[in-house]
RNA sequence: AGAGUUUGAUCCUGGCUCAGGACGAACGCUGGCGGCGUGCCUAACACAUGCAAGUCGAACGGAGGUUUCAUUGAAACUUAGUGAUAUGAGACCUUAGUGGCGGACGGGUGAGUAACGCGUGGAUAACCUGCCUAUCUGACCGGGACAACACCGGGAAACUGGUGCUAAUACCGGAUACGCUCGUGAGAACACAUGUUUUUACGAGGAAAGGAGCAAUCCGCAGACAGAUGGGUCCGCGUCCCAUUAGCUAGUUGGCGGUGUAACAGACCACCAAGGCGACGAUGGGUAGCCGGCCUGAGAGGGUGACCGGCCACACUGGAACUGAGACACGGUCCAGACUCCUACGGGAGGCAGCAGUGGGGAAUUUUGGACAAUGGGCGCAAGCCUGAUCCAGCCAUUCCGCGUGAGUGAAGAAGGCCUUCGGGUUGUAAAGCUCUUUCGGCAGGAACGAAACGGUGGGGGCUAAUACCCUCUGCUAAUGACGGUACCUGAAGAAGAAGCACCGGCUAACUACGUGCCAGCAGCCGCGGUAAUACGUAGGGUGCGAGCGUUAAUCGGAAUUACUGGGCGUAAAGCGUGCGCAGGCGGCUUUGUAAGACAGAUGUGAAAUCCCCGGGCUUAACCUGGGAACUGCGUUUGUGACUGCAAGGCUGGAGUGCGGCAGAGGGGGGUGGAAUUCCACGUGUAGCAGUGAAAUGCGUAGAGAUGUGGAGGAACACCGAUGGCGAAGGCAGCCCCCUGGGUUGACACUGACGCUCAUGCACGAAAGCGUGGGGAGCAAACAGGAUUAGAUACCCUGGUAGUCCACGCCCUAAACGAUGCCAACUAGGUGUUGGGGAAGGAGACUUCCUUAGUACCGUAGCUAACGCGUGAAGUUGGCCGCCUGGGGAGUACGGUCGCAAGAUUAAAACUCAAAGGAAUUGACGGGGACCCGCACAAGCGGUGGAUGAUGUGGAUUAAUUCGAUGCAACGCGAAAAACCUUACCUACCCUUGACAUGCCCGGAACCCUGGUGAGAGCUGGGGGUGCCCGAAAGGGAGCUGGGACACAGGUGCUGCAUGGCUGUCGUCAGCUCGUGUCGUGAGAUGUUGGGUUAAGUCCCGCAACGAGCGCAACCCUUGCCACUAAUUGCCAUCAUUGGGUUGGGCACUUUAGUGGGACUGCCGGUGACAAACCGGAGGAAGGUGGGGAUGACGUCAAGUCCUCAUGGCCCUUAUGGGUAGGGCUUCACACGUCAUACAAUGGCCGGUACAGAGGGUUGCCAACCCGCGAGGGGGAGCCAAUCCCAGAAAGCCGGUCGUAGUCCGGAUUGCAGUCUGCAACUCGACUGCAUGAAGUCGGAAUCGCUAGUAAUCGCGGAUCAGCAUGCCGCGGUGAAUACGUUCCCGGGUCUUGUACACACCGCCCGUCACACCAUGGGAGUGGGUUUCACCAGAAGUAGGUAGCCUAACCGCGAGGGGGGCGCUUACCACGGUGAGAUUCAUGACUGGGGUGAAGUCGUAACAAGGUAACC
Repeated sequence: AGAGUUUGAUCCUGGCUCAGGACGAACGCUGGCGGCGUGCCUAACACAUGCAAGUCGAACGGAGGUUUCAUUGAAACUUAGUGAUAUGAGACCUUAGUGGCGGACGGGUGAGUAACGCGUGGAUAACCUGCCUAUCUGACCGGGACAACACCGGGAAACUGGUGCUAAUACCGGAUACGCUCGUGAGAACACAUGUUUUUACGAGGAAAGGAGCAAUCCGCAGACAGAUGGGUCCGCGUCCCAUUAGCUAGUUGGCGGUGUAACAGACCACCAAGGCGACGAUGGGUAGCCGGCCUGAGAGGGUGACCGGCCACACUGGAACUGAGACACGGUCCAGACUCCUACGGGAGGCAGCAGUGGGGAAUUUUGGACAAUGGGCGCAAGCCUGAUCCAGCCAUUCCGCGUGAGUGAAGAAGGCCUUCGGGUUGUAAAGCUCUUUCGGCAGGAACGAAACGGUGGGGGCUAAUACCCUCUGCUAAUGACGGUACCUGAAGAAGAAGCACCGGCUAACUACGUGCCAGCAGCCGCGGUAAUACGUAGGGUGCGAGCGUUAAUCGGAAUUACUGGGCGUAAAGCGUGCGCAGGCGGCUUUGUAAGACAGAUGUGAAAUCCCCGGGCUUAACCUGGGAACUGCGUUUGUGACUGCAAGGCUGGAGUGCGGCAGAGGGGGGUGGAAUUCCACGUGUAGCAGUGAAAUGCGUAGAGAUGUGGAGGAACACCGAUGGCGAAGGCAGCCCCCUGGGUUGACACUGACGCUCAUGCACGAAAGCGUGGGGAGCAAACAGGAUUAGAUACCCUGGUAGUCCACGCCCUAAACGAUGCCAACUAGGUGUUGGGGAAGGAGACUUCCUUAGUACCGUAGCUAACGCGUGAAGUUGGCCGCCUGGGGAGUACGGUCGCAAGAUUAAAACUCAAAGGAAUUGACGGGGACCCGCACAAGCGGUGGAUGAUGUGGAUUAAUUCGAUGCAACGCGAAAAACCUUACCUACCCUUGACAUGCCCGGAACCCUGGUGAGAGCUGGGGGUGCCCGAAAGGGAGCUGGGACACAGGUGCUGCAUGGCUGUCGUCAGCUCGUGUCGUGAGAUGUUGGGUUAAGUCCCGCAACGAGCGCAACCCUUGCCACUAAUUGCCAUCAUUGGGUUGGGCACUUUAGUGGGACUGCCGGUGACAAACCGGAGGAAGGUGGGGAUGACGUCAAGUCCUCAUGGCCCUUAUGGGUAGGGCUUCACACGUCAUACAAUGGCCGGUACAGAGGGUUGCCAACCCGCGAGGGGGAGCCAAUCCCAGAAAGCCGGUCGUAGUCCGGAUUGCAGUCUGCAACUCGACUGCAUGAAGUCGGAAUCGCUAGUAAUCGCGGAUCAGCAUGCCGCGGUGAAUACGUUCCCGGGUCUUGUACACACCGCCCGUCACACCAUGGGAGUGGGUUUCACCAGAAGUAGGUAGCCUAACCGCGAGGGGGGCGCUUACCACGGUGAGAUUCAUGACUGGGGUGAAGUCGUAACAAGGUAACC
């Protein structure tokens, strides 16, 4: 730092996805050790059990225990005495209660809270502060109670009542008292919004407690003032989302006076005023504890608020106060509620969001551990006690960090696995083996730091009268360790106990085999899987990380994809339809002042921890720790005066005003004109008119249309007229008048920044539409009819109503577009045009130049993804506004606002897709255009389609009817020949190393003759026979054959969509490409386009191209002419000869077959650009590639062929192989293709007669001659072929006959009789003779071939082949017609254009309907939550009141009073209740549209002129 993914490819826009980091995590697989951290994110759900806050006997009276002393002195023993018991006084220990301090800290949680809650900085002149520190002063005299306790009661319990006794550092009264408080008076200083400090005089008020000790003294107590600490309160700034929450507020805002508090305050109360907050976002709703920090990021930011630290809030839910320095109190109280528990049913008890732990929820989070040894806290004089704070241990790979699972050597490259082209490769120095080491773990032994304070004791100092005590310093010293026998150290043994997980198509490091066969599955995105899967599963191998590895969730990054740093808006998403304009933002030149912003210095603060830097400590690291820096912030203060602001003054350039001109469909109102349409009246006049692609509906004999005259009425204004003018936009058009806005120009004068933009707002705003009232000629939604059509609710036609017009009022939207907001400045030009001004020239018309304001085109720089824009910017800048953030859902739903309605405006989400898009490129396509070609059409000739037959195919049938070929480009095709064979198919019978190949072993030569059996294959016998080579022989070898076993053979089995080769087709069409250069960001373009020309990308010219290749052409074969050479079997002019080129002779001619020549637009004329070329002509056998053939570019069709052959993979292996017999491929209702023969007289038949070419022939062609009506038979000459044979060519010609008829046409079909081939003609051959004589009388729609020796017509030959030809391949004979031409059909080529196509129009694609699923809106309603208002109600508590009751301290002699309490009551108020709303969630019969789904239905809307241009 980027990458993948839209396309055939490209550039851009744009979303989606990935690689990184991080985590309080969870899940899957796996798991050796240690260290440091962390560990209910969910149910602020409910909690069993234990513990988490006590302590002080040096505050107090008791109680209990032990014990001492004194007195007493029972029983027993007894001389004394011991001595129970009781009393008194002590000591020690324990402690329920009174009392003090602490339970407001520590610990937990994040429900609530959008708030002065938090952060930061200030204020408190508006406050409090127990314990602690410092200072000053004081502590006098009295009094009355209540617990405990005792007794009597109540109750199940919790607990509690009565009577009586009692202490205090508990309570109360009085005294005293300052510097305290209050009141009044007088001053001073300071500050200033109220004030603060202080001096002084007078008056009033307010305190106290004791304890320990022998004592000194110590600890306490009270008042006051300071300090420290901790808090309270107030303020500035900052602090999430929604405007589909826009108005909120009656204690509300302020005042005066009070109440209240520690303290200010509508905090509260009475009265008065009517304010206060809000677009700089009030109010409402949703969500949320805030911060230091943590994660990420280059940063700015974004996310987050676990652990640690600061603050806040809460403690079952709600309310309340009490006590206290401090609470409205987690382990306190009271009340209400819900829940749980106990109960004797009367009543009680409880609150783990403390530590453990349990249930539950959940994907998920630990032990009911140890210790107060350390640190800290509470109490205490202290010892000490308490402390789930804390320190430790336990569990969990949960994070981070460290270590190990061995090291060296070791090639026979072992075995095994996997792959393999079978050679090998790989696993792999890996293992084994050998030599070492011993961390960690296990065993054994030793063994810490953390612990020195307090205490004791010696000494010094201070205090003191003092050597006590106390404080302090110091020496010595006893004791104290949960962790823990842990860290650490040592020893011995032994490689011994210790590796997995994910991935391997691209992104992204890493590949093979097998299995599977759109199945199973994978997948983060693109996408894999339909029989050869590097993408699924497994294995081998590899890559990455490693005690972990993957996955998932959420988060930052990449994402400049919300853009402050750092984006955009002509066409990709995006400029409001237009203007005016308040707030807001921004603002010309200049002077002075100021100092708000700004900048600089100093200073306070920015807690600690964290991060960073430098050190230190654990063996290292993580971790811990010392110091520094930093904390980008806020405050205070000093300075500066450029810039912005503010204040004051000046200026004229921005802006505006006045004056003189000018142009204009600018706006409003009124008037008026002609043409045309329609209608009405009348005249003339007669049969049609109108309309269309063609028609019909319609109008017309009741007189239309046409034509003439007159009239009515409405709407719109031809020509001028233009890319022209005006207006803010919408928009504005005959002419005249009135009113009126703006613009521009010219020269001068004036004002003096008055400006620009503009959220909300206001105004205008085409067409259609709405309301009321008019008007209505033409046009014309709806509607009706006629056509078209498969249908036609359309396009076309005939009619026709709203509407279009006017007035008034609404609507407020358009592709309202320049798809381009407004203003200003700057930045080359050229051309046209409109308006104004100036100058020059000209007699004038006018021309030229300059300038200014518009309006068009071209274009430089620059910009742009490209297209394009380009002084009228989309260039370079500034100011302000609006808008955008993937496609669909959707400009939709809900809500609000507006509207009479239609609807407009504002405007989501769920869900779904990986794209949607822009510009340009190459193709392909178009019922787009231009040009050109082709038997493509046209012009002709002959056919097919109808008949019969032949043949092929489909279909059907069958045991089988083998297989393939299927638009052109399958169908007389593979097949140049199915009776058997062929043959691949079916049935039956057989064989299993096989019919065929190679290798091994054994036997035999091979071979020949001949039985039996069987349909045959085969099975089973008999006889004969011994070869060739080497060798002396034995024996061996080659070949053939029989047998055996195993490797293997074999397969016309599958896949032509795994392939090679071959072939068809476009198409013998003229195209297809490359190198270098140039242009373009690029795909690509150029060349190859253009002007001509050609059969041709053929050639010429031009040109940012210059060249080249494959194609074209030519070279090849054949045919047409000539020459030369040659002359048998060919030929015969001359000479002989014959029936006959028969023979001699000859090679001139013909011919044959070899070599050459010839034709090249070469020549002439014309056209053309002087080119290429074309037209015409001459000559020539032939003339413009002479005719024909062979030859088939890059490629297309996954075209055809695995059944020619070859071949990968798969499959069969006593069968899918092999053999045999028989059958089938020949079936037949039918359909199609290709042919044959016909339908007749240009003919049929009969008779006679003439002329070819090219072929074939020895298992062959077969002559003459004979027989047969004939097929044919007999016969055998000749010929291995220019010699002989096939072999009579036929149409033609001559003559005759038939006379238009189902015939003397036609020959199918059938019967009989034959011939030939062949083992064999039944299924199933061909031919012959006789007989029979069908359909058919020229063929519907449609369709095929052919442009000259062609079509048509006539026969001949050949391959295949035993036989079989209407097919195929060839050959010659006779021998036409027509082509104006390129409009149309088909195919092709080039250029161009459009495109939403690229599998490329057989493309793409839209909507309804039907089915399934998903989310969502409406919905009679229903059920919850939250909240507002009104009313009822009112526990506990506090405050006020108080007629009732009670009452120790004080006053009073007393009665009584004061004070207090209970009760009652008033106010406030929680829970609760009722009603009416608001809001939100869930649900709901039915219903609306939306989305997604496999090949469903109907049509064809869009993309090409998409077949009616499309769109708003």

Small-subunit ribosomal RNA from an uncultured bacterium, 1512 nucleotides, folded computationally. The sequence is in RNAcentral, with records from ENA. Its mean pLDDT, the model's own confidence on a scale to 100, is 84. Rfam family: Bacterial small subunit ribosomal RNA.